Context: one part of a larger RNA
RNA sequence: UUGAGCUUAAAGCGUUCGUAGCCUGUUUGGUAGGUUCCUGCUCAAAUCCGGUCGCUCAACGGUCGGCCUGGUAGGAAUACCGCCUUACUUGGGGACGGGAGACGGCGACGGUAUUCCGUAGGUAAGGGUGAAAUCUAAUGAUCUACGGAGGACCACCAGUGGCGAAGGCGGUCGCCGAGAACGUGCCCGACGGUGAGGGACGAAACCCAGGGGAGCAAAUCGGAUUAGAUACCCGAGUAGUCCUGGGCGUAAACGAUGCCCGUUAAGUGUUGCAUUGGCCACGAGCCACUGCGGUGCUGUAGCGAAAGCGAUAAACGGGCCGCUUGGGAAGUACGGUCGCAAGACUGAAACUU
Numbered sequence: 001u002u003g004a005g006c007u008u009a010a011a012g013c014g015u016u017c018g019u020a021g022c023c024u025g026u027u028u029g030g031u032a033g034g035u036u037c038c039u040g041c042u043c044a045a046a047u048c049c050g051g052u053c054g055c056u057c058a059a060c061g062g063u064c065g066g067c068c069u070g071g072u073a074g075g076a077a078u079a080c081c082g083c084c085u086u087a088c089u090u091g092g093g094g095a096c097g098g099g100a101g102a103c104g105g106c107g108a109c110g111g112u113a114u115u116c117c118g119u120a121g122g123u124a125a126g127g128g129u130g131a132a133a134u135c136u137a138a139u140g141a142u143c144u145a146c147g148g149a150g151g152a153c154c155a156c157c158a159g160u161g162g163c164g165a166a167g168g169c170g171g172u173c174g175c176c177g178a179g180a181a182c183g184u185g186c187c188c189g190a191c192g193g194u195g196a197g198g199g200a201c202g203a204a205a206c207c208c209a210g211g212g213g214a215g216c217a218a219a220u221c222g223g224a225u226u227a228g229a230u231a232c233c234c235g236a237g238u239a240g241u242c243c244u245g246g247g248c249g250u251a252a253a254c255g256a257u258g259c260c261c262g263u264u265a266a267g268u269g270u271u272g273c274a275u276u277g278g279c280c281a282c283g284a285g286c287c288a289c290u291g292c293g294g295u296g297c298u299g300u301a302g303c304g305a306a307a308g309c310g311a312u313a314a315a316c317g318g319g320c321c322g323c324u325u326g327g328g329a330a331g332u333a334c335g336g337u338c339g340c341a342a343g344a345c346u347g348a349a350a351c352u353u
Base pairs, nucleotide, nucleotide: 003325004324005323006322007307008306012321014201015200016199017198021194022193023192025088026087029084030083031082033081034080035077036076037075038074039073040072041071042070048066049065050064051063052062053061054060091191092188093187094186095184096183097182103177104176105175106174107173108172109171110154111153115149116148117147118146119145120144121143125136126135162169163168206247207246208245209244210243211242215241216240220236221235222234223233258320259319260318261317262316263315266298267297268296269295270294271293272292273291274290276288277287278286279285302309303308326353327352328351335346336345337344338343
C1' cells in the first nucleotide's frame, strides 16, 4: 500500500544471456477487435438525490424525474492502440578495411631473489628486539666464491594508462578463440528494449580426489610483554597458499549509484581510431584543428536534507525489471529447495520498544 522512495537515512539482484510478459521507429492501403458516438432492449421494488404534494411541522408517506452505468443487439466514425498489408532507413544487425589492448584457453622458453645441498675460502659469533630471550654455531655457523636442486613469483617499463559483463587480468614468444572502438553514400530492413521464472559465469576462504611444497603462514609449540596475555612483538611450524579435475556460490561482489533510449553551458588532462593541415632526422615519426568512442578533473543551469551530483547526472523525460515501508527479536525459527560437509537460497511470529 490509488502514496512516497532506493549514493550516504530502510531500499539496485554480484554479473550476464535469455523464456513468458510489458513496452516499442517513419510510411501506404485495408479491417473495425479495443476506443468514441447514436438508437432499441435490459439494468425488480425498496433505499439514495432533486422538484412537488399530503398528514398543524418534522420524522413518515404519495407522485414525477434522476441515479444505480454497466450488459446486450443494430448502426455510424477511424485520430489513436491492435491485426493484415505496402514502402523506407535514422534504431538494430551484417560485410569490408587498417589499427589498439595485463581479454580468455593451451604450449614452449626466460629472469632476479629466497631456501636447501655440494666443493673451496674463512673464524667466532650469528640472529632477533623497545630491551631481551627462545633459536643457530667449534660435528665450523653468519660471511665470500663457484656449481647444483626445487617451488613460487614476474622488479624497472607502470600511468585517476589499457582490456573484460562482472569476478578479474601484468616476464617473453607461438597457436587457438572472443569482444569493443574507428572508417566506408556497401548489404538486410524494425529483425528492437527490458526481463518474472530459468541457464551460465562468479575474489578469497572452505570441502573431495590426486600431485606438489621454496617462501609465507590460520591451528599448534616455545621465548618475551603483562596483574593475567588463550593477543599485539620474537623463534619455530601444520593445514593452506601452487597444479589437475570436481564441489561450494558467498564478499564493503562498492561508483555502497539496475539496464536501455532521447534532451540539456563551458573549460582542461589522458587513451584508441579517422579526416585535414604543418614540420620532418621520411620512421608504424612529431605537432595542431576537427569528428567519433573510452577514461579522469573543474564547473553552468538544474537537482539535493546536506555532503555533494553535474553530458560517465544524483538534471529533464520515456520503457522494463528488482527492492524498501520504525528499531530489536533476526537474516533467527519452522518448512521447502540445493550442498559431501561447512552452509547457501527462500524467510516469519510471539514478545519487546
This is a predicted structure of a 353-nucleotide part of an RNA (small-subunit ribosomal RNA, central domain) from a Candidatus Thorarchaeota archaeon.
Its Rfam family is "Archaeal small subunit ribosomal RNA". Rfam 15.1 lists 709 matches to the family in 491 species. The literature on the family includes a 2002 paper in BMC Bioinformatics by Cannone et al., "The comparative RNA web (CRW) site: an online database of comparative sequence and structure information for ribosomal, intron, and other RNAs". Its Rfam clan is "SSU clan".
The organism belongs to Candidatus Thorarchaeota, within Archaea.